[in-house]
RNA sequence: UUACGUUCAGCGCCGAGUUCCGCCGCAAGCGGCGGAAACGGGGGACCCAGGUUUAUGGGGCGUAUCGCCUUUCAGGCGUAGGACAACCUCAUCGGUCCGAGCCCGUCAGCUAACCCCGUAGGCGUCGAUGGGGAGAAGC
Numbered sequence: 001u002u003a004c005g006u007u008c009a010g011c012g013c014c015g016a017g018u019u020c021c022g023c024c025g026c027a028a029g030c031g032g033c034g035g036a037a038a039c040g041g042g043g044g045a046c047c048c049a050g051g052u053u054u055a056u057g058g059g060g061c062g063u064a065u066c067g068c069c070u071u072u073c074a075g076g077c078g079u080a081g082g083a084c085a086a087c088c089u090c091a092u093c094g095g096u097c098c099g100a101g102c103c104c105g106u107c108a109g110c111u112a113a114c115c116c117c118g119u120a121g122g123c124g125u126c127g128a129u130g131g132g133g134a135g136a137a138g139c
Base pairs, nucleotide, nucleotide: 011124012123013122014121018037019036020035021034022033023032024031025030038119039118040117041116042115043114048109055106057107058104059103060102061101066078067077068076069075070074081098082097083096084095087133088132089131090130091129092128093127094126
């Protein structure tokens, strides 16, 4: 000097996955228990909608759905859809990516009251144009 790995702090990205309070342990941090708020999800009437209940079952979270091909059980090419910090947001152009996975267990349309559940995990920037807002400076 370079590369890789680990730890801590700050700032950010995807995502609902955050904040606060009390008690205890503890050197701090952090952890455990309890509570509140916030955000997110599910169940659940009348009315409305719908029409066959073991079948090729049905359903939920999520952007992640569908189609074709293949030297065929794995992969490829597309696609609905989705993401891409330097104050925030909207739109447009170009570019780069994702287009998974998991769960319920025979059962769920919508759904007021009401009931229940979650508070993860994984990462480190893309450029430009226009509109709106906030803020700062100056007068």
Molecule: c-di-AMP riboswitch aptamer (ydaO/yuaA leader)
Organism: Desulfobacca acetoxidans